[in-house]
RNA sequence: UUAGGAAAACGCCACACUCCGGGUAACCGGAGGCCGGAAAACCACGGAUCCUCCCCCCCCCCUUUUGUUACGGGGAAAGGAACGCCGGGUUGCCCAA
Numbered sequence: 001u002u003a004g005g006a007a008a009a010c011g012c013c014a015c016a017c018u019c020c021g022g023g024u025a026a027c028c029g030g031a032g033g034c035c036g037g038a039a040a041a042c043c044a045c046g047g048a049u050c051c052u053c054c055c056c057c058c059c060c061c062c063u064u065u066u067g068u069u070a071c072g073g074g075g076a077a078a079g080g081a082a083c084g085c086c087g088g089g090u091u092g093c094c095c096a097a
Stems, first nucleotide, its partner, number of pairs: 001097002004095002012037002017032006035084001041090003045087003049081004056075004
């Protein structure tokens, strides 16, 4: 240095699930747990996926007209989640070449 390997050795992380806490939520943190992982270490840069309180618009109700309007539903916008979905970037232990 390698788009190599995980036989050996030292180790590392921790799916689902349970409890506690945070958050509207996705989800996150801690403890237990251990499906798996050779980067399941870090980064939200690209794609895919997930969530949505408030705000904005429309609908829904009553009604002669006008006006007001909760809940609910839909949309838009914006924000958020997630690296153990894929790609990309950065870094690292052992062995081999």
Source information:
c-di-GMP-I riboswitch aptamer from Desulfobacteraceae bacterium UBA2771, 97 nucleotides, folded computationally. Rfam family: c-di-GMP-I riboswitch aptamer. Gene Ontology term of the family: cyclic-di-GMP binding. The coordinates come from a structure-prediction model, not an experiment, and the mean pLDDT is 80.